A computed fold for an 80-nucleotide RNA from Candidatus Kuenenia hertensis, annotated as c-di-GMP-I riboswitch aptamer. Taxonomically the source falls in Candidatus Kuenenia (Bacteria, Pseudomonadati, Planctomycetota, Candidatus Brocadiia). It matches the Rfam family "c-di-GMP-I riboswitch aptamer". Rfam links the family to the GO term cyclic-di-GMP binding. The prediction has a mean pLDDT of 86.

[in-house]
RNA sequence: UAAUGAAAAAGGCAAACCAAUCGUGAGGUUGGGACGCAAAGCCAUGGGUCUUUUCAACGAAAGAUUGCCAGGUUGCCAUU
Numbered sequence: 001u002a003a004u005g006a007a008a009a010a011g012g013c014a015a016a017c018c019a020a021u022c023g024u025g026a027g028g029u030u031g032g033g034a035c036g037c038a039a040a041g042c043c044a045u046g047g048g049u050c051u052u053u054u055c056a057a058c059g060a061a062a063g064a065u066u067g068c069c070a071g072g073u074u075g076c077c078a079u080u
Stems, first nucleotide, its partner, number of pairs: 002080004012037002017032006035067001041073003045070003048065007
């Protein structure tokens, strides 16, 4: 530097659910909790899904989600 993630170790994240709180909503944040995760770190860039508003309809606009999949970028440990 590259590939890989079977086993191990150190450290890390935290689904559902519960409480508080913010939001019309999808959802967010904090605390508890642990289903899982090798990028479940970061970025809404492309697609998907979801919400709201609008439209007779096709659509359009504004949002949410990176724990749906790609892409970009940085990175721990181990093995080769």